[in-house]
Molecule: small-subunit ribosomal RNA
Organism: uncultured bacterium
RNA sequence: GAGUUUGAUCCUGGCUCAGAGCGAACGCUGGCGGCGUACUUAACACAUGCAAGUCGAACGAGGAUCGCCUGUGUAGCAAUACAUAGGUGGUUCUAGUGGCGCACGGGUGAGUAACACGUGGGCAACCUGCCCUUGAGUCCGGGAUACCCUCUCGAAAGGGAGGCUAAUACUGGAUACGUUCCUCGGGUCGCAAGGCCUGGGGAGGAAAGGUGGCGAAAGCUGCCGCUCUUGGAGGGGCUCGCGGCCUAUCAGCUAGUUGGUGAGGUAACGGCUCACCAAGGCUAUGACGGGUAGCUGGUCUGAGAGGACGACCAGCCACACGGGAACUGAGACACGGUCCCGACUCCUACGGGAGGCAGCAGUCGAGAAUUUUUCACAAUUGGGCGAAAGCCUGAUGGAGCGACGCCGCGUGGGGGAUGAAGGGCUUCGGUCCGUAAACCCCUGUCAUUUGCGAACAAACCUUAUUCAUUAACACUGAAUGAGCUGAUUGUAGCGGAAGAGGAAGAGACGGCUAACUCUGUGCCAGCAGCCGCGGUAAUACAGAGGUCUCAAGCGUUGUUCGGAUUCAUUGGGCGUAAAGGGUGCGUAGGUGGCGCUGUAAGUCAGGUGUGAAAUUUCGGAGCUCAACUUCGAAACUGCAUUUGAUACUGCGGUGCUUGAGGACUGGAGAGGAGACUGGAAUUUACGGUGUAGCAGUGAAAUGCGUAGAGAUCGUAAGGAAGACCAGUGGCGUAGGCGGGUCUCUGGACAGUUCCUGACACUGAGGCACGAAGGCCAGGGGAGCAAACGGGAUUAGAUACCCCGGUAGUCCUGGCAGUAAACGGUGCACGUUUGGUGUGGGAGGAUUCGACCCCUUCCGCGCCGGAGCUAACGCGUUAAACGUGCCGCCUGGGGAGUACGGUCGCAAGAUUAAAACUCAAAGAAAUUGACGGGGGCCCGCACAAGCGGUGGAGUAUGUGGCUUAAUUCGAUGCAACGCGAAGAACCUUACCUGGCCUUGACAUGCAUCUCUAAGUUGGUGAAAGCCAGCGAGUGUCGAAAGACACAAUUUGCACAGGUGCUGCAUGGCUGUCGUCAGCUCGUGUCGUGAGAUGUUGGGUUAAGUCCCGCAACGAGCGCAACCCCUGUGAACUGUUGCCACGUCCUUGAUUGGACAGCACUCUGUUCAGACUGCCCUGUGAAACGGGGAGGAAGGUGGGGACGACGUCAAGUCGGUAUGGCCCUUACGGCCAGGGCUGCACACGUACUACAAUGCCCAGUACAGAACGAUCCGAGACCGCGAGGUGGAGGAAAUCUAGUAAAACUGGGCCCAGUUCGGAUUGGAGGCUGCAACUCGCCUCCAUGAAGCCGGAAUCGCUAGUAAUGCCGUAUCAGCUACGACGGCGUGAUACGUUCCCGGGCCUUGUACACAC
Repeated sequence: GAGUUUGAUCCUGGCUCAGAGCGAACGCUGGCGGCGUACUUAACACAUGCAAGUCGAACGAGGAUCGCCUGUGUAGCAAUACAUAGGUGGUUCUAGUGGCGCACGGGUGAGUAACACGUGGGCAACCUGCCCUUGAGUCCGGGAUACCCUCUCGAAAGGGAGGCUAAUACUGGAUACGUUCCUCGGGUCGCAAGGCCUGGGGAGGAAAGGUGGCGAAAGCUGCCGCUCUUGGAGGGGCUCGCGGCCUAUCAGCUAGUUGGUGAGGUAACGGCUCACCAAGGCUAUGACGGGUAGCUGGUCUGAGAGGACGACCAGCCACACGGGAACUGAGACACGGUCCCGACUCCUACGGGAGGCAGCAGUCGAGAAUUUUUCACAAUUGGGCGAAAGCCUGAUGGAGCGACGCCGCGUGGGGGAUGAAGGGCUUCGGUCCGUAAACCCCUGUCAUUUGCGAACAAACCUUAUUCAUUAACACUGAAUGAGCUGAUUGUAGCGGAAGAGGAAGAGACGGCUAACUCUGUGCCAGCAGCCGCGGUAAUACAGAGGUCUCAAGCGUUGUUCGGAUUCAUUGGGCGUAAAGGGUGCGUAGGUGGCGCUGUAAGUCAGGUGUGAAAUUUCGGAGCUCAACUUCGAAACUGCAUUUGAUACUGCGGUGCUUGAGGACUGGAGAGGAGACUGGAAUUUACGGUGUAGCAGUGAAAUGCGUAGAGAUCGUAAGGAAGACCAGUGGCGUAGGCGGGUCUCUGGACAGUUCCUGACACUGAGGCACGAAGGCCAGGGGAGCAAACGGGAUUAGAUACCCCGGUAGUCCUGGCAGUAAACGGUGCACGUUUGGUGUGGGAGGAUUCGACCCCUUCCGCGCCGGAGCUAACGCGUUAAACGUGCCGCCUGGGGAGUACGGUCGCAAGAUUAAAACUCAAAGAAAUUGACGGGGGCCCGCACAAGCGGUGGAGUAUGUGGCUUAAUUCGAUGCAACGCGAAGAACCUUACCUGGCCUUGACAUGCAUCUCUAAGUUGGUGAAAGCCAGCGAGUGUCGAAAGACACAAUUUGCACAGGUGCUGCAUGGCUGUCGUCAGCUCGUGUCGUGAGAUGUUGGGUUAAGUCCCGCAACGAGCGCAACCCCUGUGAACUGUUGCCACGUCCUUGAUUGGACAGCACUCUGUUCAGACUGCCCUGUGAAACGGGGAGGAAGGUGGGGACGACGUCAAGUCGGUAUGGCCCUUACGGCCAGGGCUGCACACGUACUACAAUGCCCAGUACAGAACGAUCCGAGACCGCGAGGUGGAGGAAAUCUAGUAAAACUGGGCCCAGUUCGGAUUGGAGGCUGCAACUCGCCUCCAUGAAGCCGGAAUCGCUAGUAAUGCCGUAUCAGCUACGACGGCGUGAUACGUUCCCGGGCCUUGUACACAC
């Protein structure tokens, strides 16, 4: 920095990721080299080999070998050769004695919380082999012993006895410049104990030789040793200050403990040890205990401060099978020494012995996991011994194994488009892999092969020369030259050769986070670091193609730091997110007013020492570069010491008064404790009056009452509580305090400015107080009332309501110690604009005196500025700005729980975790939605009415059941007379059976031709199958013929699907709802989501309009514009009309014709209505009420028109369409059946139940719409449906009129009827290939249920409901009683409390898939 809590926002807060690192491990993969690095676990156990020896110039002895001398023997004439004995010399090997070393080097980290380590001091309290250095010395003796020999014990390991012998082994004596001790002086230093220098006297104590040169010898001269001694270097010992882990759920620990005196002991101080004496010592600045741990330089990380770690390298410490102990030695209490105990392993003759890999390799085991039983001493690398050569050295130098890490190199470079093949995707056009490949031209790193071939090497030593030394050309030392020495290694490096030839993978691709598509799968398989993906179109699973990132590696896991300011010193917080202790007093501690002065601890500055090296940083250098190595510088932020400064802090001294306290005066107050006392009310008791109820509730019941309640009057008892006053009034630290009086008592406040002189603030522990409830003991007990009993309520009701009722509530004494103990706000001090109210006091002004008023101090409230805050809000009573001190917090849950401790009689309180689990939990605010929250308003929402549904019969749709099939869809409102404006066949999608397969239909390619259309025959239920007959069109051409088209056959692409997904879609539709809303731009406000506008006051049918307003405007909706209708005008004048006129006709004012266009009407175009006018309403407006005029009045009535959106609403079966599925079938054709099936349930209708009716007769008045395969007149036939027939009509002309209810008259007389018409029988008619399943109509006969419908429920406010008839689409016919239209007759509303739905404002919310 990012992701993740929400619909969105801001904040708090946790979780997670991106980075860097690692002694790593695991998975996949793996070309080369350099430099590093490798048992983190079992300080488990170890086979085998090696890791510490060396010196013969300390010593005797033994062996081998080479010489020399002497003797002897053999061979030979002899020289000589060989053998042997003795002596002697050289070289060499060695067990032993002796010396030095073995205390270094190497390993490990078990133990250790300690002077173990780090750092800086001290030792006047110390030691120091080898080395350097100063001085002196190295004399004379002695006795043993190993080895060896003999004997002997034992299985062995290992001993025992006797005998011989040497030394630089051991030892006696002498000497003593130093030295050590004692003693007497002097000087100097130190705080002191005392140290250092120096002088005199006394005492004690040393030694070893070896090997060269010269020399005849004596002796001289080297070198290495030895003894005493001075100083040093390096090493070590002791001691002190400071520093560095966790835990208080470890609070007290300690008898050699703390100190002293004396003694012992040590190299040395010291209770180190001991005797005696005293009673100390440590601890909240964490003793003691528990846990963990080697420490450091440093390493990793981080901007830093920090945090984590302590592999490799380096310093220190500790350890060496576990524990203990000493010996030797300069040094050890000793890794490859000794002794004892123990465990383990091995050998054994069972008696007894041996061993110690945490050295280098290696083995077993453990484990996720860590290498070769290698080479060499070559190294101006180191160590031991030695005079040296040299020997030893698993230290070390190398090699080997492991991608374990870091670094470097390579796996090729250039050209190359038909953009090949192949693979992937695709909208099928193309596009990507991709210049990638092929192909052409090059190069040669690494690897391979071949040849050459280093450096690390210089010394020691040998030898030559010169110089120094010396008597010396010895010796020794120095210089120069030559010679000798390489494990790694035939390595590095260089050259040649050949050929692109041998060399690329891993992870990821939803967001964080760079990188996308296809297929498979279908909440399965799986993924996942967090959020989260997967339920049929998955960029998240799996595979593929492509892409991205790293690259000989890439990922995963683990772990550390970072991000995390998420323990906050730098650098956080605590009103509501986690977090102020319930309150006060006060101890330790922390902090502290104004001056002067001293000191110099803190602080600041300079100097000095130290802060090992390595590391890190910078600048160079060396390996071809780099890693790596190396040189120089800086740094090492620290500690110590010293010199100075003195502002601030500290400490000491001395003053001051403003902080704090005291004194005096005064008033206010439910402050506290005790005692006394009054009245009202409740209850109870007694008495009187009095009678049937009382009480209680939403309604009741339990309860009380005729044994006299309740009511009422009187008297009495007893307990508790304090009406009114009473007030965001008062008092108190908090809890808390309320009738009155008295006594005792605390605090605050104001005034005076008299006293003290910083006496102060805070406060871990501690102490005290601490509501209600609870506990113990004793009283008291009226009312109230947990528990409990009863009655109700309820699905239940261990509750809410009612009737009772015990602890308790009250008092006294004690315990307990907690609360939403809250202002959810610790205490104290200072500073910072204001307004207003109220309680207490003082002063001023004024007044006769007060009140009001002004100033001021102390309280209690409200509003609000700056500032603060995430916001809400706080705001001189801060949550502002500062200071001091205390308490507390660190994700949610588990849990304020468990265990332990403390307290308590108990209840319990206090202190206070972890495992496990989640990715959130949370604060404030925003927009919605919701509320059996509030306010305002509207709607046939209720109310007022009318008529229905629900009961009957039938029709129709649905569910269910049934079935071979009863095709499919629609399902609350918003499915159910819906898709369907017409299911007998068809329709038809369903079922059964018979058939077809390029197909019933479209396009293209190839192919066939006596085949197509048509027609005939056979078979068949038909479809189909089989057989026969049977042609063409166009162009060119004279013709033959050619070409094209059409048709057919066959084959291939394909057709076809009412198969699935309406939750992949388009389009269309329903619904909220014709509800009045839904938004935008700019501005403004807010950190932001958002708000404002759109809220408010009025008004409207309306976000309609007006006014106001940080808003101003705008858009989609509303309204209007459109259509129909209501009035009028103009025009039009047939098919319409007929008033007037003419003619004809009739019984007629009846009918017809002409003329005519006045009227009606048809159609077109206009007019009209706009709150325009008047009055009025608190009146400015909008608007409302009333009125006039008008056909119509405030939207005149009706229709079309449906905002942003909601319901994953409906429709893939209207059509379109992505994806999936079928392809001799899920396609196509045909026949028959089904969609009409019927114990049942529901919806919608029709007809009724009758008298406002039914029947019969008579008689009046419509509108709209249809008509050519059609409507069909008059006439005739039939009771009728209908038939015959056909005038007229493509229509203002014909069909065409009798519309019905209504009205007039008559009948019926309240009944299952002259109501009602179902059902059934018979006879017919019509349509149609065909009325069996399964049509409609007519006539005759039959005459069911039903007498107005339970709970419940629907529609409707005007030409509306209700009621009557007519027409049309679909259609051969029809289930139409449906749907859509037309006309006739023609009704009731006080009002908005309630039910339902909706709109606006507001409020609460832990809801947001939103009750």